[in-house]
Context: one part of a larger RNA
């Protein structure tokens, strides 16, 4: 080791890019390094194993065979691997033209709301709940109408709709920019696929300076409820939620389903493209393509359920599991300002 598994039973890293490594199209010659054959030398004896002999047998001795899977060296073999030399265009990639889109950054902008302030109307209430009461109102609230200020979010549209690696993006208009896709031609020829170290991205809390605060609210005061209530339900309310710079590095970062690549029934939606039929057009039907839904055959699973967006057939490469608790803890190491992450155990114990 031939020969286990990771959707929920233990296991997919949050996501990308990309370093060493590891795999890697079609086709010609070359080499023969790997491979695969043959011989030739070596592989001590003894022991195992086979097959004689000798102790009455056996253990024991002893002769002979084979074995000794190995190395070397030569000789031949060239189908795959590899090398090294050239071709090639279906992988991959540029170019030209279009398309679609909350895809990132920034900078100016709009209306609605809801608060506060100023005024005009007007009065005894408002507000809240299961009911209440705190609480705010005659020092004129609530309602209501006008003006102003501020910040935060962007109804309709809107859609198992789109973008983007992934967190994730959503008024509206400018700049700047990544990325997808279609078509048809032209180029460059395997540049490619995975990816341990690395690096960058990475919700929301939380931090550290500055700034800003309208709503909402951990914390915290107060009233209800209750045996009690450090809750649930109401008045308020401070950190934060917002911007800017700069850390953290983690979530049920979920599709709990690494990535990329081939193949393997049909059917209905749906968005974004090509193509055709027939038409006045517009819809509509056929096809063909990149998403993105739902059913289903095989097939696969312990069932559930998957099912061309695989959990089917394979195939390259990474990650990662190995009984329950102890523990995602000690301890060391590394980051980090701190919270703490990350790396990761044993005694014991069922």
């Nucleotide at each position: 080791c031939u020969g286990g598994g990771c959707g929920u039973a233990a296991a997919g890293c949050g996501u990308a890019c990309g370093u060493a490594g590891g795999u890697g199209g079609c086709u010609u010659g070359a080499u023969u390094a790997g491979u695969c054959g043959g011989a030739u030398g070596u592989g001590a004896a003894a022991g195992c194993c086979c097959u004689g002999g000798g102790c009455u047998c056996a253990a024991c001795c002893u002769g002979g065979g084979a074995a000794c899977u190995g190395c070397a060296u030569u000789c031949g073999a060239u189908a795959c691997u590899g090398u090294c030399a050239g071709g090639c265009u279906a992988g991959a990639g540029u170019a030209u033209a279009g398309u679609a889109g909350a895809g990132g950054c920034a900078a100016g902008u709009g209306g609605a709301a809801u608060u506060c302030c100023g005024g005009g109307u007007g009065u005894a209430g408002c507000g809240g709940u299961g009911a209440a009461a705190u609480g705010c109102g005659u020092a004129g609230a609530u309602a209501u109408c006008c003006g102003g200020a501020g910040g935060a979010a962007c109804a309709c549209c809107a859609g198992u709709g789109g973008c983007g690696a992934a967190g994730g993006c959503g008024g509206c208009u400018u700049g700047c920019u990544g990325g997808a896709c279609u078509a048809a031609u032209a180029c460059u020829g395997a540049c490619a696929c995975u990816g341990a170290g690395g690096u960058a991205c990475g919700g929301a809390a939380g931090c550290g300076u500055g700034g800003g605060g309208a709503g909402c609210a951990a914390a915290c005061a107060g009233g209800a409820u209750u045996a009690g209530a450090u809750a649930c339900c109401c008045u308020g309310g401070u950190a934060g939620u917002c911007c800017a710079c700069g850390c953290c590095g983690u979530a049920a970062a979920c599709g709990a389903u690494g990535u990329c690549a081939a193949c393997u029934a049909g059917c209905c939606g749906u968005u974004g493209g090509g193509g055709g039929u027939a038409u006045u057009a517009a819809a509509a039907c056929c096809u063909u393509u990149a998403g993105u839904g739902g059913c289903g055959c095989a097939g696969c699973u312990a069932a559930c359920g998957c099912g061309a967006u695989a959990a089917g057939u394979u195939g390259a490469c990474c990650g990662c599991c190995u009984g329950g608790g102890g523990a995602g803890u000690a301890c060391g190491g590394u980051c980090g300002c701190a919270a703490g992450a990350u790396u990761a155990a044993a005694a014991c114990u069922c």
Overview:
The prediction has a mean pLDDT of 89. This is a predicted structure of a 350-nucleotide part of an RNA (small-subunit ribosomal RNA, central domain) from an uncultured prokaryote. It matches the Rfam family "Bacterial small subunit ribosomal RNA".